[in-house]
The prediction has a mean pLDDT of 81. The RNA shown here (transfer RNA) has 71 nucleotides and comes from Candidatus Nomurabacteria bacterium RIFCSPHIGHO2_01_FULL_42_16. Rfam family: tRNA. Gene Ontology term of the family: triplet codon-amino acid adaptor activity.
RNA sequence: GGGCUCAUAGGUAAGUGGUAUACCGGCGCAUUCGCAUUGCGCAGUCCCGAGUUCGAUUCUCGGUGAGUCCA
Numbered sequence: 001g002g003g004c005u006c007a008u009a010g011g012u013a014a015g016u017g018g019u020a021u022a023c024c025g026g027c028g029c030a031u032u033c034g035c036a037u038u039g040c041g042c043a044g045u046c047c048c049g050a051g052u053u054c055g056a057u058u059c060u061c062g063g064u065g066a067g068u069c070c071a
Base pairs, nucleotide, nucleotide: 001070002069003068004067005066006065007064010024011023012022013021018054026042027041028040029039030038047063048062049061050060051059
């Protein structure tokens, strides 16, 4: 320098053109003499910019970053 893949919650991942989900973690309540466990609930997320579209996390282009292969 070139090819490919990826970027989603604090972490790991799913997701798909119509207001994003699960698990762990965090917080609150109940349970307990107390802790733990368990149950219920709550908060929290689409890397950045542009384009297409009535509507973009999703499609297209560019950028940035990460991984991998070639040179």

The RNAcentral record of the sequence draws on ENA.